[in-house]
RNA sequence: GAUAGAGGUUGCGUCUGUUAUCAGUAGCCUGCCGGAUGUGACAGCCACAGGGGAAGACAGAGGAAAGGAACAGACGCCGAAGGAAUUGUCAGGCUGUAUGAUAUUUCCUGGGCAUGUACUGAAGAAGUGCAUGACUGUCAUCGGCAGAUGGGGCGCUAUC
Numbered sequence: 001g002a003u004a005g006a007g008g009u010u011g012c013g014u015c016u017g018u019u020a021u022c023a024g025u026a027g028c029c030u031g032c033c034g035g036a037u038g039u040g041a042c043a044g045c046c047a048c049a050g051g052g053g054a055a056g057a058c059a060g061a062g063g064a065a066a067g068g069a070a071c072a073g074a075c076g077c078c079g080a081a082g083g084a085a086u087u088g089u090c091a092g093g094c095u096g097u098a099u100g101a102u103a104u105u106u107c108c109u110g111g112g113c114a115u116g117u118a119c120u121g122a123a124g125a126a127g128u129g130c131a132u133g134a135c136u137g138u139c140a141u142c143g144g145c146a147g148a149u150g151g152g153g154c155g156c157u158a159u160c
Stems, first nucleotide, its partner, number of pairs: 001160005008078001011077009029060003033056001037049004041097005081109005087103005110136002113133008138151005
C1' cells in the first nucleotide's frame, strides 16, 4: 500500500407499505355578533382580498394533509452516520434577515442507553446540542489472574 472483517439482536442510513397520532384540528361553506383591516415566514415595498362587510368571537354542516412515530419488508453499509461553523446555489412576488434543501472546506463524535437541561415539535412521542452516569467494543501500559489506568475510527484485527 491492497484485500477482507469485527463492535450491536435497538450498530448506522435510505426507500416502500400498513397502522395510530396529528384531529373532530386547519382551510372551504352557512347563520349571527362585530365594524376596518387582513393575506403572502418577519421588516420595507409591491400584489391581492375587504362597507356587496376585514380581523376576531359564537353556532351549524362537513372534514383533511405534511412533518414526526410504531411495525413489516427491501436496499446500501461499519465515519457506517450525526452535529457545528464558513461560503455558494435553490425555494416561497422583489430586497434584506430568518428558515429549509443541497454542495465545498474546516472542526468534533468509537457505539448504543439512561438522567438533567436548551432548541425543534401538536405532543408526556421522537430528534438534535451540552453535561453527567454506568454499560459495551478496541488498542497501549501495569498485573499470575481478577482487574486498574490511559488513548481514539485517517483507529483496530487478519492475510498478501
Molecule: Lysine riboswitch aptamer
Organism: mouse gut metagenome